[in-house]
RNA sequence: GCUCCGAUGGUGUAGCCCGGUCAAGCAUACGAGCCUCUCGAGCUCGGGGCGCGGGUUCAAAUCCCGCUCGGAGCACCA
Numbered sequence: 001g002c003u004c005c006g007a008u009g010g011u012g013u014a015g016c017c018c019g020g021u022c023a024a025g026c027a028u029a030c031g032a033g034c035c036u037c038u039c040g041a042g043c044u045c046g047g048g049g050c051g052c053g054g055g056u057u058c059a060a061a062u063c064c065c066g067c068u069c070g071g072a073g074c075a076c077c078a
Base pairs, nucleotide, nucleotide: 001074002073003072004071005070006069007068010028011027012026013025020058030046031045032044033043034042051067052066053065054064055063
């Protein structure tokens, strides 16, 4: 340098292919309540996230372009 894969709350992930129900699901952690003699467990509820910029569109986590970061492979190494 080229190709491919990945980036979503504190953490781990689903959703992306094929745009609309996403004001983004699940688990875990945290907070509150219920339950319990107490704690834990269980149940209910709550706050918290789409790497950055641009484009297309009525509408973008999703499609397109550029960039950043991480990983893998290939090439080069005068």
A computed fold for a 78-nucleotide RNA from a Nitrososphaerota archaeon, annotated as transfer RNA. It was read from a public genome assembly. The organism belongs to Nitrososphaerota, within Archaea. The prediction has a mean pLDDT of 81. Its Rfam family is "tRNA". Its family is annotated with triplet codon-amino acid adaptor activity in the Gene Ontology. By type it is a transfer RNA.